[in-house]
RNA sequence: UUCUUAUCGAGAGAGAUGGAGGGACUGGCCCGUUGAUAUCUCAGCAACAGGCAUCAUGCACUGUGCUAAUUCCAGCAAGUAAAUUACUUGGCAGAUAAGAA
Numbered sequence: 001u002u003c004u005u006a007u008c009g010a011g012a013g014a015g016a017u018g019g020a021g022g023g024a025c026u027g028g029c030c031c032g033u034u035g036a037u038a039u040c041u042c043a044g045c046a047a048c049a050g051g052c053a054u055c056a057u058g059c060a061c062u063g064u065g066c067u068a069a070u071u072c073c074a075g076c077a078a079g080u081a082a083a084u085u086a087c088u089u090g091g092c093a094g095a096u097a098a099g100a101a
Stems, first nucleotide, its partner, number of pairs: 001101008013042005021031003025075004043067003048063003051059003071093001076090006
């Protein structure tokens, strides 16, 4: 990097550094000098794999992951109501885990 499988309406923030963009892409809409995004420290959430106990299930020890907004909403196709909007289903794309090449 690619492929396969599973999940994505829940949950969980403080401090330090630093100084302008950031929320994957496009459009919208938001966040951001009252200091965002990012990095580090500590704390927390969750329970994918391993581990331990177990009838169910639990613990949170190890490896990850995560801690604005449903993956922030939509993007492609079909459908319903109805009037250019609202909603439903499937798909695409993306993220994370485990396995494989």